[in-house]
Context: one part of a larger RNA
This record gives sequence, C1' cells and structure tokens, in this order.
RNA sequence: GGCGUAUGGGGGAUGCCUAGGCUCUCAGAGGCGAAGAAGGACGUGAUAAGCUGCGAUAAGCUGCGGGAAGUGGCACAUACACUUUGAUCCGCAGAUUUCCGAAUGGGGCAACCCGGCAUGUUGAAGACAUGUCACCUAGUAAUAGGAGCGAACCCGCUGAACUGAAACAUCUAAGUAGGCGGAGGAGAAGAAAACAAUAGUGAUUCCGAUAGUAGUGGCGAGCGAACUCGGAAGAGCCCAAACCAGUGUUGUUACGGCAAUACUGGGGUUGUAGGACCACAACAUCGAAUGCCAAUUGAAUCAGAACACGUUGGAAAGCGUGACCAUAGAGGGUGAUAGUCCCGUACGAGUAAGAGAGGUUAUUUGUAGUGGUAUCCUGAGUAGCGCGGGGCACGUGAAACCUUGUGUGAAACUGGCGGGACCAUCCGCCAAGGCUAAAUACUCCUGAGAGACCGAUAGUGAACCAGUACCGUGAGGGAAAGGUGAAAAGUACCCUGAAUAAGGGAGUGAAAUAGAACCUGAAACCAUACGCUU
Repeated sequence: GGCGUAUGGGGGAUGCCUAGGCUCUCAGAGGCGAAGAAGGACGUGAUAAGCUGCGAUAAGCUGCGGGAAGUGGCACAUACACUUUGAUCCGCAGAUUUCCGAAUGGGGCAACCCGGCAUGUUGAAGACAUGUCACCUAGUAAUAGGAGCGAACCCGCUGAACUGAAACAUCUAAGUAGGCGGAGGAGAAGAAAACAAUAGUGAUUCCGAUAGUAGUGGCGAGCGAACUCGGAAGAGCCCAAACCAGUGUUGUUACGGCAAUACUGGGGUUGUAGGACCACAACAUCGAAUGCCAAUUGAAUCAGAACACGUUGGAAAGCGUGACCAUAGAGGGUGAUAGUCCCGUACGAGUAAGAGAGGUUAUUUGUAGUGGUAUCCUGAGUAGCGCGGGGCACGUGAAACCUUGUGUGAAACUGGCGGGACCAUCCGCCAAGGCUAAAUACUCCUGAGAGACCGAUAGUGAACCAGUACCGUGAGGGAAAGGUGAAAAGUACCCUGAAUAAGGGAGUGAAAUAGAACCUGAAACCAUACGCUU
C1' cells in the first nucleotide's frame, strides 16, 4: 500500500407521511370605485421585532341572532384584567375608518409641503378646529353623470415577424401575437331586398354529420365551404313617412287667415303587398310594470343510534370471546388497523336580512277585425356604374354576393333587389332606421365534491413569513428551505472543562444511535481495531 471483517464519522439518497399544489364537476357570484376603489405608507398590544387583525373609537366599538365556560390571534412566559348581570367565539346589520393612491383646492421627489372662502375659539393679528374649493359632459341653474382598478371570455379599430413552402418574392404563419378603444354577466348575431329549385323551408346562435367532399391554390406548401339532415334552444317587436292635431319661430296679409320651418302628441309598420283615406264593425283577447299577500328558499346553529371483557403491548382501535345499531359500514381523529370512544355521517329541525314560484285586486300601460280602391306614403348622394382596395373556403379568375377610399348617379308599386358573368322565362324577397330572452364562451372569486393527478430536485416560482432573500441604474430576473416524541415528559442535580462550547453520569421516555445539527439514515469520502497479503 491492497483486500476482508467489525465499529464509527460524514452525507442526506430511499421508504413512509402531508400542512401545499394540479386538473375537473355541480351550485353560487360575475364586479369594486368621488358615499373615495384596487393597492399601499404610517400607526395600533402592559411588555411587541415580524405576520395576522384593526384605524386616533385603532388584535378593536354598537345592536340583533346563535352558543355555553372559559377568555385576552400566530405565541410560550410574567403581570394585570374580562366572564353565568352570559364573556371569548360564530352569523347578520351598523359605527369608526389617519395619510397616499383615479386623488380631485394648488404644488410635489406617492404616503409630504403650501393655500382661498364660510363658521367657530377672539375685540384684532397670528394660530388652530370643522366644512368646502379639480377637470370633462348634459342642463339657464339647482344638479346629475363620467374618470380609476379588475383573471379570462366578447365586439370594434389597428396589426407584425420568426416559421412552412426543404432557397424565395405571390402564398403561409394569421387577421395569430402585440397595441388602442368599448361593453356585459355574458358579448356578438338576429326576425329575409334569406335559402332553395319546379319540391319546398321559414330570425339568430351553438353542437353532430355532410367533409377533408365541392372548390381554391407559384393547382406548390397549403387553405377549405355550402345545400341538406340530426340535435340544443325557441319569441318576436318598435320607429321614419302618408294623414290628423297642438306649440314655438319666420314670412305675408284683405288682420279672418295662409305658407314655410322646428318640435311634440295621435296614427302607422308590410310583399298571398301594407298603410293613409272612405265605408262598416268592435271595446274583446292576451300580456307587462309597480303595490299587497304568500308556499318555498335562506346565516350562524340544533338534534342525531349502537360494546364490553380477556390477551400481547409503552399505548388497542390488533387478536380472542360474546353482544348491539344501521334511512348512519362517507370521511377524519384518538398512544398501532374503531359502524357502536370523539368530531361527524343518514334521516330531520331552525330562522334575521335577502330572494321569491304563485295569487290578487288597485293603478299605469301595451296588444286586434272586414270591404273599397281614384289620390297620397312606404328609409337618396342611397341602389347601380367606373377606378383602387378589403371580406366572402374563392389568390381577378367566367367572379356573382357583401363592404367602401374616390368619381358619377337612378326608379317610386304598371316600382325595386336576388337566384355565382350576362340575357330571357320562372321563382323568392322588399335594401338604404332601430330593439330583442334562451340555447353559446369564460373563471380573479365563494361553497360542496371528485381524481388509474404530484408527494418536497415532484406538485404552483412559492407545503416553510415567497414574488421573500438576493441580482440588476432600470424594465426585469428570482432561489434555497417540510418531518423530535403519543405527550415536552425538551435532560432537575453532580462531574470534567476557561466556558453560556463539548462531553461523562443521573433523570424522562417504549425508544435518546428519538436530544432539538432531532423519523428512516443508502452511496461517494474519512477514520479506528483486528486478520490476511506485497
């Protein structure tokens, strides 16, 4: 030096565990904010650094309800208090709520500085206290509304590149990411100037098929429908105009009016055309809102069955024997594995605020028919067309349809648009105004539950005081770190030692090689003893 055996150190793998995550389901909620939000700063405790709570009424104040013996958060300790005259605690409703922050009297390097006006403390100055004073929009004004924040979902405006095409330019990625604006619990769309095809359908939205089909495409890469069928849901309406009436203004007047214009009320809303107008008939039917009554629901909460003995053990829930309950043998805890020990579970009970099926009468309010057709009305810089774009699965193509930057520019029911160039026939529909629940999308958040999801290098970045420590001028980046024991019973006392280090006894405990550097305690690595060997 090597090998082996044994015993330790070192280290923190593995096993077991879970306080935390992840993904869903059902139900709720889907907003908060000038009555000052979200988020913070600073305070606040007997002692108080941090977290939590709270706000100068400051780990809290008041009322009501629940509940029943202890209580003063995490969090020990001492002191001092509170509480059966019902505390702490739980629920509901209030009060208080410094300063910053949209931040809003002015300023500002956020949490600070400095003012005006009114009133008061004063007789005055100064100071202090309370209130008030930003901007935009509407309105004569009083006043009302707005702003800012928020995870995704939705709509609009704007809008890439990497990439793919095995290069690359049309194309693709993609109307995606990003930016801006807006709304709601959903949003958008929506009651045919629609589809279809000789048969018919009857607003929109979503799902399944049609179908990777028809198409489109440097006919490359790729992109990619519809008709129709099966489902979810189901709901239809209101204006403009004609006509009638009123009010204001203007013009004109023969002062009786007439005309124009604006506004308001009635009327009216469609394509087998409808309406005005004229004639007839009628006051029905079916709703809606508000008020009242009200089943039911609804917070904390209440009640809730049934087991003993022996045995092993530190401990029984294990094992043995014999019982019992069950609308409860879900789950969790208890010194090992408990239907019958505890919390619960099943079946039930309970009510404040709030919600509210349904009913009701009262008030307000909406909603209809028949015939005639002479005249009037039925959405104009619109439809269409030219040029240039965009959207449609459709890249200019035979390119319809929708949309519009620019130019031009109709018709008026004997009218107009569409049916994929265009024309005819035929068929369908009525643009140029508006509203509309449900089926659909999402989850920052609340409650209940689930998992052939993870189990501390996993699962969220974060099981632990984590968006922390730390890094960066900044935008931003971003960790590590869980486990004594059933119970602290957390080692009184003695000894060695310089010692509040460390250790040896003693003691606790089932165990201390469970001693806080604490469950188990692998390997690398280090050491000691013994054996063999060069």